[in-house]
Molecule: transfer RNA
Organism: Candidatus Woesearchaeota archaeon
This record gives sequence, structure tokens and C1' cells, in this order.
RNA sequence: GCCUCCGUAGCUCAGUCAGUUAGAGCGUCGCUCUCGUAAAGCGAAGGUCGAGGGUGCAAAUCCCUUCGGAGGCU
Repeated sequence: GCCUCCGUAGCUCAGUCAGUUAGAGCGUCGCUCUCGUAAAGCGAAGGUCGAGGGUGCAAAUCCCUUCGGAGGCU
């Protein structure tokens, strides 16, 4: 230098052939239960989907540029 993959909640990830509201588990917080704690049950908060731009009625999803990470080739 070239190619491929990854980047979505605090963590691990799903969703990626555009279309019902951006979701799951764990974690955090609150409540119930308990003499108390843990466990269990119920509930809540937390995201402008790495960044910028474009296409389009509509973009996490398609296109371009760019940043970071992993792997491969020379």
C1' cells in the first nucleotide's frame, strides 16, 4: 500500500434483502418478600446505532468520505 470483517444501553450481543415504537441477557436503581442479607418476583432509568455527508416518502440497514479495532496479502 491492497483486501475482508467488526463498531448498536455500563458490559456481552441480536437486528443489517429500508417500513408496526431500536431490542435481549447481565449489570444499576426502586418496590415487594425477610428479623436482616442473599435468592426470587414486579417495575424503572439508561441509545440521537463510531463520526460526517448523500440517495430516498422513509436509513442502525443502501452509497461516499473518515476514525478506531481485528485478521489476511504484498